[in-house]
Context: one part of a larger RNA
RNA sequence: AGCGAACGGAGGAUGCCUUGGCUUCCGAAAGCGAAGAAGGACGUGGUAAGCUGCGAAAAGCUCCGGGGAUCUGCAAACAGGAAUUGAUCCGGAGAUGUCCGAAUGGGGGAACCCCUGCAGUUGAAGACUGCAGACCAUCAACAGAUGGGGCGAACGCAGGGAACUGAAACAUCUUAGUACCUGCAGGAAAAGAAAGAAAAUAUCGAUUCCCAAAGUAGUGGCGAUCGAAAUGGGAAGAGCCUAAACCGGUGGCGUUACGGCGUUGCCGGGGUUGUAGGACCAGUCACAAAGACCAAGCCAGGAACCGGAACUGUCUGGAAAGUCAGUCCGCAGAGGGUGAAAGGCCCGUACGGGUAACGGGGUUUGGUCGAGACAGGCACCUGAGUAGGGCGGGACACGUGGAAUCCUGUCUGAAUCUGCGGCGACCAUGCCGCAAGGCUAAAUAUGAUCGGAAGACCGAUAGUGGACCAGUACCGUGAGGGAAAGGUGGGAAGCACCCCGAACAGGGGAGUGAAAUAGAACCUGAAACCGUUCGUUU
Numbered sequence: 001a002g003c004g005a006a007c008g009g010a011g012g013a014u015g016c017c018u019u020g021g022c023u024u025c026c027g028a029a030a031g032c033g034a035a036g037a038a039g040g041a042c043g044u045g046g047u048a049a050g051c052u053g054c055g056a057a058a059a060g061c062u063c064c065g066g067g068g069a070u071c072u073g074c075a076a077a078c079a080g081g082a083a084u085u086g087a088u089c090c091g092g093a094g095a096u097g098u099c100c101g102a103a104u105g106g107g108g109g110a111a112c113c114c115c116u117g118c119a120g121u122u123g124a125a126g127a128c129u130g131c132a133g134a135c136c137a138u139c140a141a142c143a144g145a146u147g148g149g150g151c152g153a154a155c156g157c158a159g160g161g162a163a164c165u166g167a168a169a170c171a172u173c174u175u176a177g178u179a180c181c182u183g184c185a186g187g188a189a190a191a192g193a194a195a196g197a198a199a200a201u202a203u204c205g206a207u208u209c210c211c212a213a214a215g216u217a218g219u220g221g222c223g224a225u226c227g228a229a230a231u232g233g234g235a236a237g238a239g240c241c242u243a244a245a246c247c248g249g250u251g252g253c254g255u256u257a258c259g260g261c262g263u264u265g266c267c268g269g270g271g272u273u274g275u276a277g278g279a280c281c282a283g284u285c286a287c288a289a290a291g292a293c294c295a296a297g298c299c300a301g302g303a304a305c306c307g308g309a310a311c312u313g314u315c316u317g318g319a320a321a322g323u324c325a326g327u328c329c330g331c332a333g334a335g336g337g338u339g340a341a342a343g344g345c346c347c348g349u350a351c352g353g354g355u356a357a358c359g360g361g362g363u364u365u366g367g368u369c370g371a372g373a374c375a376g377g378c379a380c381c382u383g384a385g386u387a388g389g390g391c392g393g394g395a396c397a398c399g400u401g402g403a404a405u406c407c408u409g410u411c412u413g414a415a416u417c418u419g420c421g422g423c424g425a426c427c428a429u430g431c432c433g434c435a436a437g438g439c440u441a442a443a444u445a446u447g448a449u450c451g452g453a454a455g456a457c458c459g460a461u462a463g464u465g466g467a468c469c470a471g472u473a474c475c476g477u478g479a480g481g482g483a484a485a486g487g488u489g490g491g492a493a494g495c496a497c498c499c500c501g502a503a504c505a506g507g508g509g510a511g512u513g514a515a516a517u518a519g520a521a522c523c524u525g526a527a528a529c530c531g532u533u534c535g536u537u538u
Stems, first nucleotide, its partner, number of pairs: 001537009015523001016487002020458002022455007030446001031151002039100003042055003046078001050074002061094006070082003105114003115133007135148005155186001156184005166173001170221001196204002208235005218226001239439003242383001246269010274417001276382003280377002283374003291369009301358001305353003311326003315322001327344002329333001335347003388412008398424001419434005474481002494522001497509004
């Protein structure tokens, strides 16, 4: 020196564990904000800092309810206190709530600086205290009132709108109306009560969503691709209001022979459809329902919370829930905890109970609306720069095509119920419908927040970046990037005392403990790597 064995050091794999994650489902709630939000700064404790809570009334104040013995957060100890005259704690309703922040009196390098008016303290000035003072929109107007502004996960509608990519290149096309930007809203949004869908001898009857129809019919450098609808089956189910004619009221303007007439606003009544309907004229018959809204009462629901069955002994052990023996409950043998493995020890579980605010759900009563119908006559009304057309685009599964239908930048431009639109060029016949005003629950979408249930999901290099004081430390001018880091023990019983040592380092005894090779660099403690002793080889 090599090899081997034993014993160590170092290291932190592995096993076991789980406070944390991940995913899915169900439910609640679906918003907060000028009454100042979200998010912060600075404060606040008997006490260094931090976290949490709170706001100069500052780990808190008041009231009501629950609860019943301890409490003074994480977080020990000390000090001082509180509590059965009911504290701490839990729930509900309030009070307080500095400064910044939409930030809003003006300014500003956020958490700071400066001002005006009124009131108060003061004899006055100054200073201090309180209140008010931004802008925009609507309401006719100075004044004044009301509203807006900002934040928030996705979902929604609208205005804009790519490229990589695919086409095995690439230009139409595709990716895709996607990503992204912007505006706006709601708990959902959007759509929606037919100028519809269809068509077989014919019918159906708002919208939305799901399954099928169907990868069909079609579309397409007929390439790559894109890709319906009717209809059938389900979920849900709900229908309404205006404009106009006509009537009444009240303004403006024009005109007048002062009687009016014309025109144009506003308010009320009336009226709302396609087998046309309505107005008006003269008739006939009626006096009403569902439902909606408002008010009041009652009921369900509704917080904390309450009740909730049944076990002992023996043995092993540090410890019994394990063993053995006997026994009990079960509408409860889900789960968790307890010194190892507990239906009967604890918390719970099944099953029951409980009520404040609230009560938008249900129900009753009252009020308002709903609120007229029928046939006849008459021919007044029934949404115009609209429908349609030309040109250019876009949307429709449909790329201009035979291209209907829908939207419109531009130029045009009807009809008026003897009317108008549609039925995939166009025409006829037939049929279906009534545009150019508006509202509308449910079935549908989402998952930030809260609650519940679960997992052939992870178990600390995994699972969130983050199980731990993490979007922290740290890096970057900045946008931004972004870690590492869990485990003593049942219980601190966390090693009194002695010794070595310079020692508040470290160690040896002693003691605790089942264990200290569980001693805080703490469960287990692999390998690389480094040693000691022994054996063996050269």

The part of an RNA shown here (large-subunit ribosomal RNA, domain I) has 538 nucleotides and comes from a Bacteroidales bacterium. NCBI's taxonomy places the organism under Bacteria, Pseudomonadati, Bacteroidota, Bacteroidia, Bacteroidales. The coordinates come from a structure-prediction model, not an experiment, and the mean pLDDT is 82. It was read from a public genome assembly. Rfam family: Bacterial large subunit ribosomal RNA. Its family is annotated with ribosome and structural constituent of ribosome in the Gene Ontology.